[in-house]
Molecule: c-di-GMP-I riboswitch aptamer
Organism: Polyangiaceae bacterium
RNA sequence: UCUCGAUAAUGGCAAACCAGUCGCGAGGCUGGGACGCAAAGCCACGGGCCUCUUGGAGGUCGCCGGGCUACCGAA
Numbered sequence: 001u002c003u004c005g006a007u008a009a010u011g012g013c014a015a016a017c018c019a020g021u022c023g024c025g026a027g028g029c030u031g032g033g034a035c036g037c038a039a040a041g042c043c044a045c046g047g048g049c050c051u052c053u054u055g056g057a058g059g060u061c062g063c064c065g066g067g068c069u070a071c072c073g074a075a
Stems, first nucleotide, its partner, number of pairs: 004073002012037002017032006035062001041068003045065003048060005
């Protein structure tokens, strides 16, 4: 360095739900809250699913795959 992921250590993120807010909507953001997560960090590139003002446009990366980056260091 790469692979890997422990009854290690430091920490990190935050489901459902509630309040506020933006959006036609799926859903997003902020605060509370924790179901969980070793990439539950980022990217809509491929597939899936969802929405609509449906020849198209959008959402979901905590659905799967892929790409990029990253803390620690047992076996």